[in-house]
Molecule: Bacterial RNase P class A
Organism: Brevundimonas naejangsanensis
């Protein structure tokens, strides 16, 4: 200097004027409005609501199981996680580094398109070797051996090389792969070394399934408290309580009426007004509601995620609604330029119970570590 990899951070600064919301103080009065003043007032994602928690209510005797859903290399971190850190294995890159739904395919079932002879107790299209027969000498037919070569396919019953053979074949040998056993290293995943086996046991579990682990449900419209008007419920008091009959004057009986959709049966009611009180719910109000798995700084432990000691700080909260506008100046970007400056622009987006993650959106910019190439010393 060019090209690249990874990690962290910022998301315009300062000032003036006007305005909005919360809280504290003071004043005014028409007592729930207004004035003055102080202070605080969006984000790295406040977003998607996808995971994990706090909190609240409901359910639940304990434990276990089933169902359903989720997770899945090993170790660590954490309140917890499907998150994070470190490592292992596999794949990619010259490299820094990146990617991986990364348990089980000898528990069982299922599937393996197209092509191909054959796709799972193997199979033989072309070609190879061989015995016999025929021959127009090019080959053809019948039988046997074998699966190395060609061809198909994502995949063809280990791979490469050598020996061997009529041709061949783990038939034999070496190395590699695979399996079993053992030694060593590592907490472990796993790595490595040696011996033996002589190849059997193809792939798919983001197909069913099996194994291990986790999970009760709903959500701040959770939930708690206070509590009108109107309507309705209950208790008591009072006025009153259809018609007829009986009577001991308070009840009984019959009829009529109303309700149970209608009819029959049966059951229940027989009023209602006024007053006082009680309890439930609604509107409305208050709480929940922000001192917290909190923020900043030094140091310590740890490779790291993270944890800890000490010191300092208080930092939005309402309702669906506030968190803004404008001017000056500096900085950034673009265009123009008479080099003095002028004009224009500024991403994604915006709390509503809170916290930890993940994912997605984002103009422009800063810092650090590292890799490969070229040049120079």
């Nucleotide at each position: 200097u060019c090209a690249g990899a990874c990690g962290g951070c910022c998301g315009g600064g300062c000032g003036g004027u006007c305005g909005c919301g919360g809280c504290g103080g003071g004043g005014g009065c028409u007592u729930g409005c207004u004035c003055c003043u102080g202070u605080c007032g969006a984000g790295g994602a406040a977003a998607g609501u996808c995971c994990g928690g706090g909190c609240u209510c409901c359910a639940c005797g304990g434990u276990g199981a089933a169902a359903a859903g989720g997770c899945g290399g090993c170790g660590g971190g954490u309140a917890a996680c499907g998150c994070c850190c470190g490592c292992c294995c596999g794949g990619g890159g010259c490299g820094a580094c990146c990617c991986g739904a990364g348990g089980g395919a000898u528990a069982g079932c299922g599937c393996c398109a197209c092509a191909g002879a054959a796709a799972g107790c193997a199979a033989a299209c072309c070609g190879c070797c061989u015995g016999g027969g025929c021959u127009u000498c090019g080959g053809c037919c019948c039988g046997g051996g074998g699966a190395a070569g060609g061809g198909u396919g994502a995949a063809a019953g280990g791979g490469u090389g050598g020996g061997g053979u009529a041709a061949g074949a783990g038939c034999c040998c070496a190395c590699c792969g695979c399996g079993u056993c053992g030694g060593c290293g590592g907490c472990a995943a796993c790595g490595u070394c040696g011996a033996c086996g002589g190849c059997a046991u193809g792939g798919c579990a983001a197909g069913c399934c099996c194994c291990g682990c986790c999970u009760g449900g709903a959500g701040c419209a959770a939930g708690a408290c206070c509590a009108a008007a109107u309507a309705g419920g209950g208790a008591c008091g009072u006025c009153g309580c259809g018609c007829g009959g009986c009577c001991u004057c308070g009840g009984c009986c019959g009829c009529a009426g109303g309700g149970c959709u209608c009819a029959c049966c049966g059951c229940c009611c027989c009023a209602g007004g006024c007053g006082u009180c009680c309890g439930g719910g609604u509107a409305g109000g208050u709480c929940g509601c922000g001192a917290g798995a909190g923020c900043c700084g030094u140091c310590c432990a740890g490779c790291a995620a993270u944890g800890g000691c000490c010191g300092g700080c208080c930092c939005a909260g309402a309702g669906g609604a506030a968190u803004g506008a404008u001017c000056g100046u500096c900085g950034c970007c673009g265009c123009u330029u008479u080099c003095g400056a002028g004009c224009g622009g500024a991403a994604c987006a915006g709390a509503a119970c809170c916290c930890g993650g993940c994912u997605u959106a984002c103009a422009g910019g800063c810092c650090g570590u590292c890799u490969g190439g070229c040049a120079u010393u």